[in-house]
Order: sequence, then C1' cells, then structure tokens
RNA sequence: AGCGAUAUAGCUCAGUAGGUUAGAGCGUUCGCCUGAUAAGCGAAAGGUCACUGGUUCAAUUCCAGUUAUCGCUACCA
Repeated sequence: AGCGAUAUAGCUCAGUAGGUUAGAGCGUUCGCCUGAUAAGCGAAAGGUCACUGGUUCAAUUCCAGUUAUCGCUACCA
C1' cells in the first nucleotide's frame, strides 16, 4: 500500500431480503422473602444501533467515505 471481516445497553451477544415501541443473558438499582446474608421472585433505569454524507414516503438494516480493532496479501530491510 491492496483486499476482507467486525463496530447494537456497563459486559457478552442476537436482530433485520427497509415499515408501526430496538431485544436477551449477566451486571446495576429498588421492592418482596429471611433474624440477617446468599439463593429465589417482581419491577425499574440504562442505547445519538462507531462517525459523516447519500438513496428513500420511511434507514440500526441499502450505498459511499472516515475512524478503530482483527485477519490475509504485497513491498522494504
């Protein structure tokens, strides 16, 4: 330098052939339970779906660019 993959909640990840409220588990907080913890049960909070632009009536989803991480190839030595 070229090619490819990935980027969604604090963490690990699902999701979508564009459509009506964006989800799970773990974690956190509150409540119930207990003499008190743990476990169990219930509830809640938490997201600019990496960033910028484009297409569209409508984009987390499609297209382009950028950034970061990972992999492969090439070049130099």
A computed fold for a 77-nucleotide RNA from Vibrio atypicus, annotated as transfer RNA. Rfam family: tRNA. It is annotated as a transfer RNA. The sequence is in RNAcentral, with records from ENA. Model confidence (mean pLDDT): 81 of 100. The organism belongs to Vibrio, within Bacteria.